The part of an RNA shown here (small-subunit ribosomal RNA, central domain) has 350 nucleotides and comes from a metagenome.

[in-house]
Context: one part of a larger RNA
RNA sequence: UUGGGCGUAAAGCGCGUGUAGGCGGUUAGUUAAGUCGAAUGUGAAAGCCCUGGGCUUAACCCAGGAAGUGCAUUCGAUACUGGCUAACUAGAGUACAGGAGAGGAUAGCGGAAUUCCCGGUGUAGAGGUGAAAUUCGUAGAUAUCGGGAGGAACAUCAGUGGCGAAGGCGGCUAUCUGGACUGAUACUGACGCUGAGACGCGAAAGCGUGGGGAGCAAACAGGAUUAGAUACCCUGGUAGUCCACGCUGUAAACGAUGAGUGCUAGAUGUCACGGGUUUUGACCCCUGUGGUAUCGUAGCUAACGCGUUAAGCACUCCGCCUGGGGAGUACGGCCGCAAGGUUAAAACUC
Numbered sequence: 001u002u003g004g005g006c007g008u009a010a011a012g013c014g015c016g017u018g019u020a021g022g023c024g025g026u027u028a029g030u031u032a033a034g035u036c037g038a039a040u041g042u043g044a045a046a047g048c049c050c051u052g053g054g055c056u057u058a059a060c061c062c063a064g065g066a067a068g069u070g071c072a073u074u075c076g077a078u079a080c081u082g083g084c085u086a087a088c089u090a091g092a093g094u095a096c097a098g099g100a101g102a103g104g105a106u107a108g109c110g111g112a113a114u115u116c117c118c119g120g121u122g123u124a125g126a127g128g129u130g131a132a133a134u135u136c137g138u139a140g141a142u143a144u145c146g147g148g149a150g151g152a153a154c155a156u157c158a159g160u161g162g163c164g165a166a167g168g169c170g171g172c173u174a175u176c177u178g179g180a181c182u183g184a185u186a187c188u189g190a191c192g193c194u195g196a197g198a199c200g201c202g203a204a205a206g207c208g209u210g211g212g213g214a215g216c217a218a219a220c221a222g223g224a225u226u227a228g229a230u231a232c233c234c235u236g237g238u239a240g241u242c243c244a245c246g247c248u249g250u251a252a253a254c255g256a257u258g259a260g261u262g263c264u265a266g267a268u269g270u271c272a273c274g275g276g277u278u279u280u281g282a283c284c285c286c287u288g289u290g291g292u293a294u295c296g297u298a299g300c301u302a303a304c305g306c307g308u309u310a311a312g313c314a315c316u317c318c319g320c321c322u323g324g325g326g327a328g329u330a331c332g333g334c335c336g337c338a339a340g341g342u343u344a345a346a347a348c349u350c
Stems, first nucleotide, its partner, number of pairs: 004321003007304002012318001014201004021194003025088007033081002035077008049065006091191001092188004096183003103177007110154001115149007125136002162169002206247006215241002220236004258317006266295011299306002323350003332343004
């Protein structure tokens, strides 16, 4: 490189927006760039291949032919691809009317609980464990009642429920704001899909500056356990966890499954909206579109399993893989305050 692959064997970028590029709906006309045909020129000789000939044969040599799949020019064809023109509405989008939702940001408010402080009652224990001890308590603890402070998280509702591109999102209210869905018409008229680079978002931990600090708790200290115990258990406890702004840019960032479009049996739930039925409504029944979950046919798969939410049947575009270790390491580049991230080998070895 060809070929083959990427749920679990190596392999889908953590996710999006989007540039170049690649690919692209229906109809008619035009053009003739791609494409197809023909002719002419050229494609040196030698060699290869074919035919014949010359050395006694062969190797070798000589003559003729073919080939040289290419390139250029000219003429022609027009189905397909491309360019141009005109039109269309099935893709895409806009307008209108709706309801659903922990989607995002900011501000305010609320109750339960833990801790601490003050006061009352009250007295000798409390706490903790497998058992203990460290620890707290006669300077009055634990328990209980009243008052106050402060921080963090929001029980029940809660659901293989919902929303979001992913990370993720859960008390209540208000303001601002993104997206999806449903319904019925009207409009635009291919405006689309993918997306190398690029740009943005991105859990936790960590970093910088300034706040905050109730509970929890790396590090650390002590008590136990143990042969030891730099652990598991217990008592404490600092960073951190929280807020603002900035950085970091990684995760089993997982559905270990890239995005888009079309096609291919069903069954049972569930969410949103709509239609029918029903006395309005609710329950129930039938049904459409979009999401979500379980089972399952054909098919696929090494098997497990997947199965209209495909891992089935096809097409378009991107990313990635090529034996194990060395190694996601070294060196160099880029990024970062640092921690480190990203790109990414080789020797050697089995």